[in-house]
Context: one part of a larger RNA
RNA sequence: GCCGGCGAGUUACGGUAUGUGGCAAGGUUAAGCCGACGAAGGUGGAGCCGCAGCGAAAGCGAGUCUGAAUAGGGCGAAAGUCACAUGUCGUAGACCCGAAGCCAGGUGAACUAGCCAUGGGCAGGCUGAAGUGUACUUGACCGUACGUGAAGGGCCGAACCCACUGACGUUGAAAAGUCAGGGGAUGACCUGUGGUUAGGGGCGAAAAACCAAUCGAACCUGGUGAUAUCUGGUUCUCCCCGAAAUAGCUUUAGGGCUAGCCUUGCGUGAAGGCUACCGGGGGUAGAGCACUGGUCGGGGAAGGGGGGCAACUCCCGACCCUAGUCAAACUCCGAAUACCGGUAGACCGUUUCGCAGGAGUCAGAACGCGGGUUAUAAAAUCCGCGCUCGAAAGGGAAACAACCCAUGAUCGCCAGCUAAGGUCCCUAAAUCCGUGCUGAGUGGGAAAGGAUGUGUGGUUGUCGAGACAGCUGGAAGGUUGGCUUAGAAGCAGCCAUCCUUUAAAGAGUGCGUAAUAGCCCACCAGUCUAACGACGACGCGCCGAAAAUUUAACGGGGCUAAGCACGGUACCGAAGCUGCGGGAUUGUCACAUUCGUGACGAUCGGUAGGGGAGCAUUCCGUUCACGGCUGAAGCUGAGCUGUAAGGCUUGGUGGACGAGACGGAAGAGAGAAUGCCGGC
Numbered sequence: 001g002c003c004g005g006c007g008a009g010u011u012a013c014g015g016u017a018u019g020u021g022g023c024a025a026g027g028u029u030a031a032g033c034c035g036a037c038g039a040a041g042g043u044g045g046a047g048c049c050g051c052a053g054c055g056a057a058a059g060c061g062a063g064u065c066u067g068a069a070u071a072g073g074g075c076g077a078a079a080g081u082c083a084c085a086u087g088u089c090g091u092a093g094a095c096c097c098g099a100a101g102c103c104a105g106g107u108g109a110a111c112u113a114g115c116c117a118u119g120g121g122c123a124g125g126c127u128g129a130a131g132u133g134u135a136c137u138u139g140a141c142c143g144u145a146c147g148u149g150a151a152g153g154g155c156c157g158a159a160c161c162c163a164c165u166g167a168c169g170u171u172g173a174a175a176a177g178u179c180a181g182g183g184g185a186u187g188a189c190c191u192g193u194g195g196u197u198a199g200g201g202g203c204g205a206a207a208a209a210c211c212a213a214u215c216g217a218a219c220c221u222g223g224u225g226a227u228a229u230c231u232g233g234u235u236c237u238c239c240c241c242g243a244a245a246u247a248g249c250u251u252u253a254g255g256g257c258u259a260g261c262c263u264u265g266c267g268u269g270a271a272g273g274c275u276a277c278c279g280g281g282g283g284u285a286g287a288g289c290a291c292u293g294g295u296c297g298g299g300g301a302a303g304g305g306g307g308g309c310a311a312c313u314c315c316c317g318a319c320c321c322u323a324g325u326c327a328a329a330c331u332c333c334g335a336a337u338a339c340c341g342g343u344a345g346a347c348c349g350u351u352u353c354g355c356a357g358g359a360g361u362c363a364g365a366a367c368g369c370g371g372g373u374u375a376u377a378a379a380a381u382c383c384g385c386g387c388u389c390g391a392a393a394g395g396g397a398a399a400c401a402a403c404c405c406a407u408g409a410u411c412g413c414c415a416g417c418u419a420a421g422g423u424c425c426c427u428a429a430a431u432c433c434g435u436g437c438u439g440a441g442u443g444g445g446a447a448a449g450g451a452u453g454u455g456u457g458g459u460u461g462u463c464g465a466g467a468c469a470g471c472u473g474g475a476a477g478g479u480u481g482g483c484u485u486a487g488a489a490g491c492a493g494c495c496a497u498c499c500u501u502u503a504a505a506g507a508g509u510g511c512g513u514a515a516u517a518g519c520c521c522a523c524c525a526g527u528c529u530a531a532c533g534a535c536g537a538c539g540c541g542c543c544g545a546a547a548a549u550u551u552a553a554c555g556g557g558g559c560u561a562a563g564c565a566c567g568g569u570a571c572c573g574a575a576g577c578u579g580c581g582g583g584a585u586u587g588u589c590a591c592a593u594u595c596g597u598g599a600c601g602a603u604c605g606g607u608a609g610g611g612g613a614g615c616a617u618u619c620c621g622u623u624c625a626c627g628g629c630u631g632a633a634g635c636u637g638a639g640c641u642g643u644a645a646g647g648c649u650u651g652g653u654g655g656a657c658g659a660g661a662c663g664g665a666a667g668a669g670a671g672a673a674u675g676c677c678g679g680c
Base pairs, nucleotide, nucleotide: 001680002679003678004677005676006675011092012091013090014089015088016087017086018085019084020083021082022081023080026049027048028047032043033042034041053060054059063075064074065073066072095233096232098230102223103222104221105220106219107218113197114196115195116194117193118192119191120190121189122187124156125155126154127152131148132147133146134145135144136143160184161183162182164181165180166179167178168177199215201211202210236614237613238612239611240610241609246259247258248257249256250255260361261360262358263357264356265355266354267353272348273347274345275344276343277342278341279340280339286333287331288330292327293326294325295324297322298321299320300319303316304315305314364389365388367386368385369384370383371382372381373380394405395404396403410582411581412580413579415578416577417576421572422571423570424557425556426555430569432568433567434566435565436564437563443559449543450542453540454539455538456537458535459534460533461532462531470527471526472525473524474523476500477499478498481495482494483493506521510519511518583604584603585602586601587600588599589598590597591596615669617666618665619664620663621662622661623660626658627657634653635652636651637650638649639648640647641646
């Protein structure tokens, strides 16, 4: 891992609701007793519930309490009870499995920590303390030299003890090792044997280390089915309805409680929805500046620009006027919607509301719109309105919960029509029609910004008195203007920017020189000949444009339309709609009124969840002229059949029990729980 078996809402006693039955102003017995020491049955009226309530009570009573009240208000005044069944709640382990833990009583020092008692061990080598001897030395000490001596948590290094480094090992040879190196090795050394200290306790040269591969409180058994607002799991079928992810409160936030939303029953009954019209209140969008504030320009203007005098000028400027503006916490104004009420309806078709039983939900998500927060970031976050997903399959978007279509899949069909989206091939349907645009593979990713791309329409200039472009020629004089400067001559910089001759020519547009020079330009003439500029608007394109395995920014092929815009006609296209046939639920009506049958209408996606109806298994009761060695159950094939769980028949195997009908009772259905046990 697979297969097989086992594996989870039970039981007791109470409460409550519903259903069924008995009796009913009543209902019912409990223990016990009789019964065969049992069951059934009988007996047993104690007790319980009900038949009257209200008040703290006295008390009164279909009323009573409060109160001055004959007022108002509160609580009352309609049948129960016993049993069984089912839903649910409470108390119990209470659907099942799962802690880490807490407490009690015991068992452990054979591992390991400390200690006690008694034994054992440490090759070999090196060093040479104190003391001391002799000599020298001294007044004497001290001292020096050479011996002697043999100290040391001394030195090197085996055994022994340890475990610092690296490699290997890592389903190991080993639940801590091996190999090569390393540290201690007469000591706070190592070690044998025996003994001792015990769990909030020991022991600890202290690491919360160690106390039997277990230690921030050992192990075993018990309390014990501890508790688990947590995770996982929870077993047959069909039918009807069908949520929520919100509010308030919460030592509350992944949990609860009440409400909201779902379901079932009963009651209510024109209450509800939708549309139209009528009547309302409002202060949002927008707009506006009359208020509150902000704000730009112009005009007027009190006042001010340290103190004093005088003169002149400049600057600021409350307030007022004028022109233009801004505001969630501004409003002289002010919608659309929405909301409330009313009326109507040939619309919907019970959706309203109330009471009672049962829930689930309290992590929501994307998208569009109105906003807050943020960075007018986020697949961000928080509200509001809507929608879808959630709990929704189908078609489209290549693929793609939340986008588009379907406003939605009861079942069958090798029938038809459409939606979104499509119609060259992959690939169902137009290589369809008409008119334009694009030339970028734009289409088929992107901004600020840039550009004689191109199309359309517009405004405004120049021009046969010759424009625009090109070509030829001119572009002069005062003068090298003044200043500055080493120089500054049109052309570093500063100031000024005149005059003259002219067809025209700047105190100079650019290049250039150290400065001049030189080459251009503006400007003018000639030549040429018919158009040439400027500006802004719109359509489609261009540049801007760099990423990591492989084209990879059309799904692909490929396309100049098979791209874009506008118009048109066909067709394809879904579980939508229609057609034909079948089923189910439900309402109304008709018949039958015992089950029911038929017609017409509406309905039949579905998670949590509510409700309904069934199938199968084991056992029990009743029934049965039941089946069975001429072969039961079980196992294993096949066929038939029912809307499903399933049922029936039959072949093989098997070798002794087993069905049907009607009831009853449950150890009553397995794929999941890192489930348990077994097999492979």